Two RNAs folded together computationally: RNase P RNA and transfer RNA, 442 nucleotides in total. Rfam match: Bacterial RNase P class A. Rfam's curators write: Ribonuclease P (RNase P) is a ubiquitous endoribonuclease, found in archaea, bacteria and eukarya as well as chloroplasts and mitochondria. It is annotated as a ribozyme. Gene Ontology terms of the family: ribonuclease P activity, tRNA processing and dimeric ribonuclease P complex.
């Protein structure tokens, strides 16, 4: 000094004034007046997963259905986070990975190729035979057999290399790898390594059905609970009242409760308030203690939107930075508000979206010392 | 807010791993007719919403994302 790589910061701060909506307080018969508080985000988003919370029955039994899947922790929980294995990438730092099981079964692989999962015989290679030709060494044709070494196809061709060995050939022998089996040792475990043994049997797809394990009962703040309003149904169909229709919001059985109604079509009324409802696995700063780490447990100080057709916004001032311009490198001066984006029961997560800028650490490489 | 659903020719819809994605309507072109229309006969017209993964192959299975539609007291 070039390149990379990881990790963070960080969405401007402070004041007036006006304006919007929410509480409190005080005055006031009411309407309202006055003061005082606190009013968007790291994603508030997609609603993709996990809880809280409510109702149904206390959430039962199996059967189907979805979902996840290398260990081992953390956590309410989780498909999410810590660490570790293993395989890939990279020269390193570091990243990445839906990573169980293909020797249970069933399937599936066009097109080209002899052959696409019991291997096979197009061409090549070796032999044996039969005809022919012969320069009498052979060589050609046509068939049998043997091969999996060579070539071609193919995304994939039934362990690889190398020697031996043979008619040519091959796990048909042997060496190292690479697979399996069996012990051992280290490891809470994946696994990891080491020693006999097997001559290789086991291709690839499980984001193809499936088989193992392990979770999951539905439904969602438009749950849910209260109040006030409203009334036009002898309306038509269907099924059923103890031999049970329907419900108990997702498919069936079955058990268990409720049960005299219930469902569909068609027309009719009302569609305002309260309540759940924001302060809890909570956020932020300082700080000890355990822990590689996610976390985990202690002490101190602060903070804390709740609207409902939906408030949270403008406007000026100081001040600081991005960035500009000077520079005697010590500073001076000017000087923006621009990103993705808007609460709606609450909460832990992931994934998406997102200008600009700054710091720590790390690895290559090159050059000075 | 909550939940579910769907993206394919200009339109409405099949295809649910394997040649160059099909139907019918509409589109143009011929033939018919004096001219139209209806009838026949032919052509064109798609990265299958979009990015990424699985796979030898993806419209098709997975995830993430844009669009758009429909139920609720």
């Nucleotide at each position: 000094c070039g390149g990379g790589g990881u990790g963070a910061u960080g969405a401007g701060a402070c004041g007036a004034u006006c304006g919007c909506g929410c509480u409190c307080c005080g005055c006031u018969u009411a309407g309202g007046c006055g003061g005082g508080g606190g009013g968007a985000g790291g994603a508030a988003a997609g609603u993709c997963c996990g809880g809280a919370c409510u109702c149904c029955a206390u959430a039962g039994g199996g059967c189907a259905u979805g979902g996840c899947g290398c260990c081992u922790c953390g956590u309410a929980a989780c498909g999410c986070g810590a660490g570790g294995g293993a395989g890939g990438a990279g020269u390193a730092a570091u990243c990445c990975u839906a990573c169980g099981g293909a020797a249970a079964g069933u399937g599936c692989a066009g097109c080209a190729g002899a052959a696409a999962a019991u291997a096979u015989a197009c061409c090549g290679c070796a032999u044996c035979u039969u005809u022919u030709c012969u320069u009498c060494g052979g060589a050609a044709u046509a068939g049998g057999u043997g091969u999996a070494a060579g070539g071609g196809u193919g995304a994939a061709a039934u362990g690889g290399u190398g020697a031996g060995g043979u008619a040519a050939g091959a796990g048909c022998u042997c060496a190292c790898c690479g697979c399996c089996u069996u012990g051992g040792u280290g490891g809470u475990a994946a696994c990891a390594u080491c020693a006999a043994g097997g001559g290789c049997a086991u291709g690839g797809c499980a984001a193809a059905c499936c088989c193992c394990g392990c979770c999951a009962g539905g439904a969602g703040c438009a749950a849910g609970g209260c109040c006030a309003a409203a009334u036009a149904g002898a309306a038509a169909g269907a099924c059923g009242u103890u031999u049970g229709a329907g419900g108990a919001c997702g498919g069936c059985c079955c058990g268990u409760c409720c049960g005299a109604g219930u469902c569909u079509u068609c027309g009719g009324g009302u569609a305002g308030g309260c309540u759940g409802c924001u302060u809890c696995a909570u956020c932020u700063c300082u700080u000890c203690c355990g822990g590689c780490g996610a976390c985990g447990g202690g002490a101190g100080a602060g903070a804390g939107a709740g609207a409902u057709a939906a408030a949270u916004g403008a406007u000026c001032g100081u001040c600081a930075u991005a960035c500009c311009c000077c520079u005697u490198c010590g500073g001076g001066g000017g000087g923006a508000g621009g990103a993705c984006a808007g609460a709606a029961u609450c909460c832990g997560g992931c994934u998406u979206a997102u200008g600009a800028u700054u710091c720590a650490c790390c690895c290559c490489g090159a050059c000075c010392u | 807010g909550c939940g579910c659903u769907c993206g394919u020719a200009g339109c409405u819809c099949a295809g649910g791993g394997g040649a160059u994605a099909g139907a019918g309507c509409a589109a143009c072109a011929g033939a018919c007719u004096c001219c139209g229309a209806a009838u026949c006969u032919g052509u064109a017209g798609g990265c299958c919403g979009g990015u990424g993964g699985u796979u030898c192959g993806a419209u098709u299975c997975c995830a993430c994302u844009c669009g758009a539609g429909c139920g609720c007291a």